A computed fold for a 1488-nucleotide RNA from uncultured Planctomyces sp., annotated as small-subunit ribosomal RNA. The RNAcentral record of the sequence draws on ENA and SILVA. The prediction has a mean pLDDT of 80.
[in-house]
C1' cells in the first nucleotide's frame, strides 16, 4: 500500500452518490453510570444583546501640613483645660495606574510572519560629573453661603521632594566655529562634603516601543479600468523622527490583466487535526503580535494613552429626582435575564509564583494558587480468584436431543477499590523577626555563616487497624457491505433505513422472547474535519465515440525554442554564517506505585539574509542544418471581375390536330372545343451548367465544377546564389465564416415554407396530389451560427511492410517501361496503444512546446446582469430543488410492418365441412331459497363428468337432529356386560324415550385366570373437513413440439461477459443426417420398444379341410389330417447392399433391376434443455392457516335439468349419386355370470314367457351397414325433412321428470353472410360394427373396429406458425415492450412584476457640540523686571479653520416582501393522441 456495495439478464468502461473500516473534536442528544489521576487537562463557540449585588488598583507618615477616636500625666469653677503619646478619615505631593485581566467586533492591509534599516525612551544596571542661592502661592482647614442630590462658592490663613526666579555648564545642544544656551529637593539618622534612600546634567547597556524596505499571507472579471492631496517638486509647518503628515505655488503624473478600484467573507502567526507525502481543513485552550472598550467625535496627562473600571462633547439605553437637574457603561471574577440543540461557583487564600508602592516590616492583588459543579476529554484500577453440575428454569427441537453452561447453588481462597478509625511525610525556605560572628578602609548600607523564634488557602500519598465477595455492568448491533441467528406476533398494517432496500400469512432487514458478535464506565446517533477519493490530478487525470479540441485562420502580449566558443555570476548548485522565541511534535534521560502529565538535553525547524565556491544549462558574440529570400520549372473546379456558348423548363406568337390531358395505391382537386396535351417554326427571359466525373484536383475553413480573358493568392519540384534563429504556439485582439434569415434596390423560369384546394384518415392543422407567396437569384450593409465532423488544435522529431492514385526531379531503356529521391490523396496491415470497437508514418504508438475545454445526470445552455446586433437572437453564464443514477463499447437472447435460406394442410390446388334451420351437448348470462366447485386465446367451453330421478352431491338451498363424534389410535373411570333378531310409543326419517322376548358368549393363558384385550357408558387426549392458499409444495398432465435443437470435458480465442466446437464457407438430409475445409477434439440428452405387409421353421385346439372316408334337406357334423386359411413362439428380409448417371474419387441425389416392401414401407408408443408462478390443495399426498355442540355428522324434500338472449362443439337434415317396399351377399374388434341369452311361443311393436348352450378361437351379444338386384316416388316443403304435440303402450328402478314402441300430428329447412375448420392415400369422403361407465338412461359423446373408397398439388409470391445465419434496437416483466407532449389534481424551490421596506458605502448643500491650533484679548493675573506709572509673560472671553452626531437632496449597489404570471421538479391515477428506439410504419439528428 487498500476494500466493499451500488447503477446490471450477465460484461468490461467512465461516472457520481453511499456506507463501513481510520483518526479527530471547546461537541451536542439517548441509554447506562463504582473509583482515581497527589501539580491530567478543559468547559458561554449564539446575541461585541441588556445587567441587580459584591469584589476585580493602589501604595509611600523615611516628601508636607494638619489631625479624629483613644490613653498617660497635670490641672479644674467638675462644664472642661493643657501637655505628651496615638494616629483613623481626608487632602498636598511622589510613583503606578499605559502592566496584569477580557474579547474577536472591525481590518485583505496603516494587520501578521520572515529577514533587512532607522530612530526616541520612564523605572533597572554600570561608568563620568553636579546637588549653590532665593521667591511667592494653594489645597486640607476656620468662617459664612448656594442645592433635594451630585456637587459648588466667596473670605481668611498654612507646608512640602508641589510651583517659580538666579547662580554654576561640559563629553550635551545649537553655531556664520567668533561664540552661545540649558539643572537640581531634600529624607532618615546622635552622626551622611555622597558612606544609606533620593534629585540634576550626559555617556553606554538591557528592555520595550514608533517610522520604514523586499518577500510571503482568502474568494469574485457576472467588479476592467481606478485616481486632485491624487503622484512628483520647492518652501514654511508638525513630530521624538522620515514622510501630502499638514499647508501654499509650480509640473501632469500615479495604480493597472503578474488583476488595480469595488464587492462578499476573514483576526494573523506559533501551531492543531488528518495524511505515506504532496497537500487539505482549522486557529478553542496556552504562547506571540494587532485591534476593540455601550456607539460615534475629541483631546489632557504623562517616559509612554488619544487611556476597559480617567476627562469633555453627541447619541441610543437604563436608574435616581424635591422635575430645577443629576448618574451609569461586567468583551475583569462569580452570578442574573434574554436568544439558544448547548457549556460552571454570587466559593477559599495570599501560604507559593508574580506584580505595584514603600528603606523595611508590609499592604494591594477575582494575575495566581487551590478547592467545587459538568464521563465533556485523555489515562489508570475494580466490579473478584481456583474448583464444581450437563441441576432446575427459560429458548429451540427431527422429540432423540441441543443450548443458556462451570454459568449458578455448593466447597475453597484473597482483600485491589470504595466504608471505618490512627497517626503522618511533602508542598517552606533562598521568607519574616531577634541573638552572634565573619567579609567589603569608614558605614546607618550589603553579602555569608551559626542559634532560636516564626509562616499552610488546600491537599494529603505511602503506612496500620477493623470487616467482609460483601457496594460497583452497560450500551450497541446481528440481510449484504460488516463479526454475530433461531422462534413467535404483525400481514405494504405498524414500522426500519447509511446504500441497495425490507413489510402485501411461513419477514435470519419491523416488534419481542432466547441466543450469538462488538466494546465496556461507557455503549450508540447527530453535527463537522482529514482521509480512503488519482473524484481539481505539482507528485498524480482526461478530452475519436463515455463529460471535454475553440467554426477556420493571422497576430499582440506571454511561454517554449537549433548549433558552437568564450565571459559574467542574476538564475542555478554545494559549503560556511546569522537567524528561524518558548511551548507543540520527536529522540534519549530522568520524576510522580504505571500511564496520562512534567522536568532535563540533542536533533530537527523544507524558510529568509550574509558570505565563499563551481560555471553544465537560461540570459550577453559566432554558424547554417531550423526559417526566410532569390533563379528555373510545373499543377490545379484556388479567389474576384468582364464577355460568350448550348441543352432543358416555361412564357409569348404562328401552323397541325381534334378530346381529352394531368395525377395517384386508387381518386379528385386542377386543365381543356374560347381548342388543351402532342408536334413543328420563331421570339423572349430568368436560375443552373448533362456527358467528362474519379476514394481525382484546389483552398486556413466555410467551400469551388461550361467557355475565354483580365488581375490576384498559395503550393509542388530542381539549385544551393543571399539573409542568419528571423523561428513554434498564441490569452485578449482582427479577418474570414454553409444555409435559413433581416435591411435597401433590382430581378424572378423552375422550385418552394406560409397559405388555398383534393384525397387519406376516427381525426390528419401531417405524409400523396393540385396549386402558390415569400424566399431561392443579382448588388450593397447586418447577423455570426450548424452533425461549422476525422464527433479526432497547432508545430517539430522518432518508431516493421505492403499496395493503389496525383504531381514533380535525377539515371537507365529493349521505348512498353523500370528505378531512385520528395510532395498530396488511398487502402490493409506489424509492434505499439486502447474499456473495446478500432487507430496504426495522415497514430488514438514513443516525446516534447504552446493554446483550448471536461469533473453525476436532470433543471439548462434556462434565470439574472453585461457586451453585440435593426430584429431573430448570439456571446458570456449559474442557483434552489430533484434523483441514484445518467453515459459508452460490447455480449447473449427477444423483437422488427429489416434482409437471406428452409419448413409445415401454412397458402395455393383440390375434397368435405361450421357459421343459416331443428334438436343434443356444454358454456356465458339472466333468473333463483339453491341453481355446488374447478377449468377461461391457441393449449376453457360433448372439458373433470368412463352415465346427476334419490344415492351420487360436496360451505348448494330449506327443515330436522347428534356431539369423543359416521372413521383411527390411546389414557382414566365405571359398573358387568355386550352383540344379533323380534317388539312398544313419537316422528318425514335421522334420531329421542321406555322396555321385554328370543339367540350367542368371543380372543389370550404361565390352564391360576378374569378386566388383560374386545364391546358398553363418561372425562380427556384427539377425530373429523370436497373449509382457504395450485403465488408455499409433491406427483400428475397440457402446450411450444416429433420442432431439432439442448449441453458437457480438454484444448483454442477474448481483461471479461462469452465465443469456438454447435458455421464464416460448399454440399446434403425429414432432421446438429452425414461428407468437405477450417482451432478445435471427443463426448451426453433427443433414436433402442409394439403392431402392420412378405417368407420360412416349430405346434395344431375351440381354428382350417386340399386329399381320403362317414353322415345329413343342409352345416369340418364325425373319423382323420397339416397342405392351406389361421392362431402364436422363434426366425429371415430392406442396408443406397447391386447397375448406369450424377456430385468435390465425398456425403448424398436421379434413373433402373431384383424384390412382398425402396430410400426413415405405413400406424402407434415414446417428448431433450426449457418455457407459460400454465392446470390441479375437489384423484391421492403435503406445509402454513382457519373450524370444533360446527365449516364435522346423519336425515327428509328441492336443486346441479330453472330461460329473453349469447357462443362453442356435434346430429338429422334440406333430397333423385335420394326415399321408401321386397329380395339377397360380404368384416374386424371386442363383450358376457346380480351377465350374454340361442331355439320356440305370444305381441303390429317395445317387449314378454319359457328355456338350452356359455367363464367363451367352442354358446351367445350378431342383424353389419352401405352395396347388388327388382319395384315404386319424378322434383314438390314432396313417398323430402323429422321437431314438437296428443292418445296407447313396454322395460328398469323403492320412486320416472329417464329410455323404448305404436298410431296420429309433420315445425324449421330448398345448401346457408361476414368469418371460419379438417383433410396429400386405404388419407379425406361415407357405411355400419362393438365397448367402456351402467339398475335404467339423455350416447347424436368418448375409445376403438373394420367395409367402400376419391380428388388436388410436385409450387413458395402472399397469411399463419417453426428453425438456422445476418442486421438495427433506447427492449430484458423481453413488442401485450419501451416511450414523448398538452391538459386535469396536489405539493416544492425559482424567475419576471405595478410597488411596498429595510440596509451598505460615498458624493453634494444647510447647520454644528466638544476640542487641538492660529488670530484677538479694551476684561482677570502671585512669583521674573520696574523709574513702581507700567511692562513682560498668562489666563477668561471672543473670532477662524477643520469636524462628529443631525437635517435635506439626488444616484449605485445589496436584501426581503408583493396582486398576478412563467417556465421547472416530484406525485398517484386520469385525459388526448402516438413523437422517438426495428427501415418504429414519413430514416434520424442539427442550425434557421
Nucleotide at each position: 500500500c487498500u476494500c466493499g456495495u451500488u447503477u446490471g439478464a450477465a460484461u468490461c468502461c467512465u461516472g457520481g452518490c453511499u456506507c463501513g473500516a481510520g483518526a479527530a473534536u471547546g461537541a451536542a442528544c439517548g441509554u447506562u453510570g463504582g473509583c482515581g489521576a497527589u501539580u491530567c487537562g478543559u468547559g458561554g463557540a449564539u446575541u461585541a444583546g441588556g445587567c441587580a449585588u459584591g469584589c476585580a488598583a493602589g501604595u509611600c507618615g523615611a516628601g508636607c501640613g494638619a489631625g479624629a477616636a483613644g490613653g498617660u500625666u497635670c490641672c479644674u469653677u467638675c462644664g472642661g483645660g493643657a501637655a505628651c503619646c496615638g494616629g483613623a478619615c481626608a487632602g498636598c505631593g511622589g510613583c503606578a495606574a499605559a502592566c496584569g485581566g477580557g474579547g474577536u467586533a472591525g481590518u485583505a492591509a496603516u494587520a501578521c510572519g520572515u529577514a533587512g534599516g532607522u530612530u526616541a525612551c520612564a523605572c533597572c544596571c554600570u561608568c563620568g560629573g553636579g546637588u549653590c542661592u532665593g521667591g511667592g502661592a494653594u489645597a486640607g482647614c476656620c468662617a459664612c453661603g448656594g442645592g433635594a442630590a451630585a456637587c459648588u462658592g466667596u473670605g481668611g490663613g498654612u507646608a512640602a521632594u508641589a510651583c517659580c526666579g538666579g547662580a554654576u555648564a561640559a563629553u550635551c545642544u545649537c553655531u556664520g566655529c567668533g561664540g552661545a544656551g540649558c539643572a537640581a529637593a531634600g529624607g532618615u539618622g546622635u552622626c551622611a562634603u555622597g558612606u544609606c534612600c533620593g534629585c540634576c546634567c550626559g555617556a553606554g547597556g538591557a528592555g520595550c516601543g514608533g517610522c520604514u524596505u523586499a518577500c510571503g499571507c482568502g474568494g469574485u472579471a457576472c467588479c476592467a479600468g481606478g485616481u486632485a492631496g491624487u503622484u512628483g517638486g520647492u518652501g514654511a509647518g508638525g513630530u521624538a523622527a522620515u514622510g501630502g503628515c499638514c499647508c501654499a505655488c509650480c509640473a501632469a503624473g500615479c495604480c493597472u490583466g503578474a488583476g488595480a478600484c469595488g464587492c462578499c467573507u476573514a483576526g494573523g502567526g506559533g501551531g492543531u487535526g488528518u495524511g505515506a507525502g504532496a497537500g487539505c481543513a482549522u486557529g478553542g485552550c496556552c504562547c506571540c503580535c494587532a485591534c476593540c472598550a455601550c456607539u460615534g467625535g475629541g483631546a489632557c496627562u504623562g517616559a509612554g494613552a488619544c487611556a476597559c473600571u480617567g476627562c469633555c462633547c453627541a447619541g441610543a439605553c437604563a436608574c435616581c429626582u424635591a422635575c430645577g437637574g443629576g448618574u451609569g457603561g461586567c468583551u475583569g471574577c462569580a452570578g442574573u435575564c434574554g436568544a439558544g440543540g448547548u457549556g460552571c461557583u454570587u466559593c477559599g487564600g495570599c501560604a507559593a509564583u508574580g506584580g505595584a508602592c514603600g528603606c523595611a516590616a508590609g499592604u494591594c492583588u477575582g494575575a495566581c494558587c487551590g478547592a467545587g459543579c459538568g464521563a465533556c476529554g485523555u489515562c489508570g484500577c475494580g466490579u473478584g480468584c481456583g474448583g464444581g453440575u450437563u441441576a432446575a428454569g427459560g429458548c429451540c427441537u427431527u422429540c432423540g436431543g441441543g443450548u443458556u453452561g462451570u454459568a449458578a447453588a455448593c466447597c475453597g481462597c484473597u482483600g485491589u477499590c470504595a466504608g471505618a478509625g490512627g497517626a503522618c511525610a511533602g508542598g517552606a525556605a533562598a521568607u519574616c523577626g531577634c541573638c552572634g560572628g565573619g567579609a567589603g578602609c569608614u558605614a546607618u548600607c550589603u553579602c555569608c555563616c551559626g542559634g532560636u523564634g516564626u509562616u499552610g488557602a488546600c491537599c494529603g500519598a505511602g503506612c496500620c487497624u477493623c470487616a467482609g465477595a460483601g457496594g460497583a455492568a452497560g450500551c450497541a448491533c446481528g440481510g449484504g457491505c460488516u463479526a454475530a441467528g433461531c422462534u413467535c406476533g404483525u400481514g405494504c398494517c405498524a414500522g426500519c433505513a447509511g446504500c441497495c432496500g425490507c413489510g402485501g400469512u411461513a419477514a435470519u432487514a419491523c416488534g419481542a422472547a432466547c441466543u450469538g458478535u462488538g466494546c465496556g464506565a461507557a455503549c450508540g446517533u447527530u453535527a463537522u474535519u482529514c482521509g480512503g477519493a488519482c473524484g481539481c490530478a505539482c507528485u498524480g487525470g482526461g478530452c475519436u465515440u463515455a463529460a471535454a479540441g475553440g467554426g477556420u485562420g493571422c497576430g499582440u502580449a506571454g511561454g517554449c525554442g537549433g548549433u558552437u566558443a568564450c565571459u559574467u555570476a542574476a538564475g542555478u548548485a554545494g559549503g560556511g554564517u546569522g537567524u528561524g522565541a518558548a511551548a507543540u511534535g520527536u529522540c534519549c534521560c530522568g520524576g510522580c506505585u504505571c500511564a496520562a502529565c512534567c522536568g532535563g538535553g540533542g536533533a530537527a525547524u523544507g524558510g529568509c539574509g550574509c558570505u565563499c565556491u563551481a560555471a553544465a544549462c537560461u540570459g550577453g558574440g559566432g554558424c547554417u542544418u531550423g526559417a526566410g529570400u532569390g533563379a528555373g520549372a510545373u499543377a490545379g473546379a484556388g479567389g474576384u471581375g468582364u464577355g460568350c456558348g448550348g441543352a432543358a423548363c416555361u412564357u409569348c406568337c404562328g401552323g397541325u390536330g381534334g378530346a381529352g390531358c394531368g395525377g395517384u395505391g386508387a381518386a379528385a382537386u386542377g386543365u381543356g372545343u374560347u381548342g388543351a396535351u402532342a408536334u413543328c417554326g420563331g421570339a423572349g427571359c430568368u436560375a443552373a451548367c448533362a456527358c467528362c466525373a474519379u476514394u481525382g484536383g484546389c483552398g486556413a475553413a466555410a467551400g469551388c465544377g461550361g467557355c475565354a480573358c483580365a488581375c490576384u493568392g498559395g503550393g509542388u519540384c530542381u539549385c544551393a546564389a543571399c539573409u542568419g534563429a528571423c523561428g513554434c504556439u498564441g490569452a485578449g485582439g482582427c479577418a474570414c465564416g454553409a444555409a435559413a434569415g433581416c435591411c435597401a434596390g433590382g430581378g424572378g423560369a423552375g422550385c418552394a415554407a406560409a397559405c388555398g384546394g383534393g384525397a387519406u384518415u376516427a381525426g390528419a392543422u401531417a405524409c400523396c396530389c393540385c396549386g402558390g407567396u415569400a424566399g431561392u437569384c443579382c448588388u450593397g450593409g447586418c447577423u455570426g451560427u450548424a452533425a461549422a465532423c476525422g464527433c479526432u488544435g497547432a508545430g517539430u522529431a522518432c518508431u516493421g511492410g505492403u499496395u493503389g492514385g496525383a504531381a514533380g526531379c535525377a539515371g537507365g531503356u529493349u521505348c512498353g517501361c523500370c528505378c531512385c529521391a520528395u510532395u498530396c490523396c488511398g487502402a490493409c496491415g506489424u509492434a505499439g496503444c486502447g474499456a473495446a470497437a478500432g487507430c496504426g508514418u495522415u497514430a488514438a504508438g514513443u516525446a516534447c512546446u504552446c493554446c483550448g475545454c471536461c469533473u453525476g445526470g436532470g433543471g439548462a445552455g434556462u434565470a439574472u446582469g453585461g457586451u453585440c446586433g435593426c430584429a431573430a437572437g448570439a456571446c458570456u453564464g449559474a442557483a434552489a430543488c430533484u434523483c441514484a443514477a445518467g453515459g459508452g463499447a460490447a455480449u447473449u437472447g427477444a423483437c422488427g410492418g429489416g434482409g437471406g435460406c428452409u419448413c409445415a394442410c401454412a397458402c395455393a390446388a383440390g375434397c368435405g365441412g361450421u357459421g343459416g334451420a331443428g334438436c343434443a351437448u356444454g358454456u356465458g348470462g339472466c333468473u333463483u331459497a339453491a341453481u355446488u366447485c374447478g377449468a377461461g386465446g391457441c393449449a376453457a367451453c360433448g372439458c373433470g363428468a368412463a352415465g346427476a330421478a334419490c344415492c351420487u352431491u360436496a360451505u348448494c338451498c330449506u327443515a330436522g337432529a347428534c356431539u369423543u363424534g359416521a372413521c383411527a389410535u390411546u389414557c382414566a373411570u365405571g359398573g358387568a356386560u355386550g352383540g344379533c333378531a323380534c317388539g312398544c310409543c313419537u316422528g318425514a326419517a335421522u334420531g329421542g324415550g321406555a322396555u321385554g322376548u328370543g339367540u350367542c358368549u368371543g380372543c389370550c393363558u404361565u390352564c391360576g385366570g378374569u378386566u388383560g384385550a374386545a364391546a358398553c357408558a363418561u372425562c380427556g387426549a384427539c377425530a373429523g373437513g370436497u373449509g382457504c392458499u395450485g403465488c408455499a409444495u409433491g406427483g400428475c398432465u397440457g402446450u411450444c413440439g416429433u420442432c431439432a435443437g439442448c449441453u458437457c470435458g480438454u484444448g483454442u480465442c477474448g481483461u471479461g461477459a462469452g465465443a469456438u466446437g454447435u458455421c464464416c464457407g460448399c454440399g446434403u438430409u425429414a432432421a446438429g443426417u452425414c461428407g468437405c475445409u477450417g482451432a478445435a477434439c471427443g463426448a451426453g440428452c433427443g433414436a433402442c420398444c409394439c403392431u402392420u405387409g412378405u417368407c420360412c421353421u416349430u405346434a395344431g385346439u375351440u381354428g382350417c379341410c386340399a386329399g381320403c372316408a362317414c353322415g345329413u334337406c343342409a352345416u369340418g357334423g364325425u373319423g382323420g389330417g397339416g397342405a392351406c386359411u389361421c392362431u402364436a413362439a422363434g426366425g429371415a428380409g430392406a442396408c443406397c447392399g447391386c447397375c448406369g448417371g450424377u456430385g468435390u474419387c465425398a456425403a448424398g441425389c436421379c434413373g433402373g433391376a431384383g424384390g412382398a416392401a425402396g430410400g426413415u414401407g405405413g400406424g402407434g408408443a415414446c417428448g431433450a434443455c426449457g418455457u407459460c408462478a400454465a392446470g390441479u390443495c375437489a384423484u391421492c399426498a403435503u406445509g402454513g392457516c382457519c373450524u370444533u355442540u360446527a365449516u364435522g355428522u346423519c336425515u327428509a324434500g328441492g336443486g346441479c335439468u330453472g330461460c329473453a338472449c349469447a357462443c362453442g362443439u356435434g346430429c338429422u337434415a334440406c333430397a333423385a349419386u335420394g326415399g321408401g317396399g321386397c329380395g339377397u351377399a360380404c368384416a374386424a374388434a371386442g363383450g358376457g355370470a346380480a351377465g350374454c341369452g340361442a331355439a320356440c311361443c305370444c305381441g303390429c311393436g317395445a317387449g314378454g314367457g319359457c328355456a338350452a348352450g356359455c367363464a367363451a378361437a367352442u354358446c351367445u351379444c350378431a342383424a353389419a351397414a352401405a352395396g347388388c338386384g327388382u319395384c315404386c316416388c319424378u322434383c314438390a316443403g314432396u313417398u323430402c325433412g323429422g321437431a314438437u304435440u296428443g292418445c296407447a303402450g313396454g322395460c328398469u328402478g323403492c320412486a320416472a321428470c329417464g329410455c323404448c314402441u305404436g298410431c296420429a300430428u309433420g315445425a324449421a329447412g330448398c345448401u346457408g353472410g361476414a368469418a371460419u375448420c379438417g383433410c396429400u392415400a386405404g388419407u379425406a369422403a361415407u357405411c355400419g360394427c362393438a365397448g367402456g361407465u351402467c339398475a335404467g338412461c339423455u350416447a347424436u359423446a368418448c375409445u376403438g373396429c373394420g367395409g367402400u373408397g376419391a380428388a388436388u398439388g410436385u409450387g413458395u409470391u402472399c397469411c399463419u406458425g417453426a428453425g438456422c445465419c445476418u442486421u438495427g434496437u433506447a427492449c430484458a416483466c423481453a413488442c401485450c415492450g419501451c416511450c414523448c407532449g398538452u391538459c386535469a389534481a396536489g405539493c416544492c424551490a425559482c424567475g419576471a412584476a405595478a410597488g411596498c421596506g429595510g440596509c451598505u458605502c460615498g458624493c453634494a448643500u444647510c447647520c454644528c457640540a466638544a476640542g487641538u491650533c492660529g488670530c484677538u484679548a479694551a476684561g482677570c493675573c502671585a512669583a521674573c523686571c520696574u523709574u513702581c506709572g507700567g511692562g513682560a509673560g498668562g489666563c477668561a472671553g471672543g473670532c477662524g479653520c477643520c469636524u462628529a452626531a443631525g437635517a435635506u437632496g439626488a444616484a449605485c449597489g445589496c436584501u426581503g416582501u408583493g396582486a398576478u404570471u412563467g417556465g421547472g421538479a416530484c406525485u398517484c391515477u386520469g385525459u388526448c393522441g402516438u413523437a422517438a428506439c426495428a427501415a418504429g410504419g414519413u430514416a434520424u439528428a442539427u442550425g434557421u